[in-house]
RNA sequence: GCCCCCGUAGCUCAGUGGAUAGAGCAGGUGCCUUCUAAGCGCUUGGCCGCAGGUUCGAGUCCUGCCGGGGGCG
Numbered sequence: 001g002c003c004c005c006c007g008u009a010g011c012u013c014a015g016u017g018g019a020u021a022g023a024g025c026a027g028g029u030g031c032c033u034u035c036u037a038a039g040c041g042c043u044u045g046g047c048c049g050c051a052g053g054u055u056c057g058a059g060u061c062c063u064g065c066c067g068g069g070g071g072c073g
Base pairs, nucleotide, nucleotide: 001072002071003070004069005068006067007066010025011024012023013022018056026044027043028042029041030040031039049065050064051063052062053061
């Protein structure tokens, strides 16, 4: 330098162009328990790496850049 994959909640990940972006774990709170843990209920937390473009509509498609991983030279 070229090619491929990834970037979404504190963490691990779903989300195949259309309703208000979800799950598990974690955090908070309540119930239960002598207490803790476990279990159960409720709840907090993200405008989706950045910037443009396409579209009535973009986390999703296109372009550039940034970051991580891999391959080739």
Predicted 3D model of a 73-nucleotide RNA (transfer RNA) from Streptomyces albospinus. Its Rfam family is "tRNA". By type it is a transfer RNA.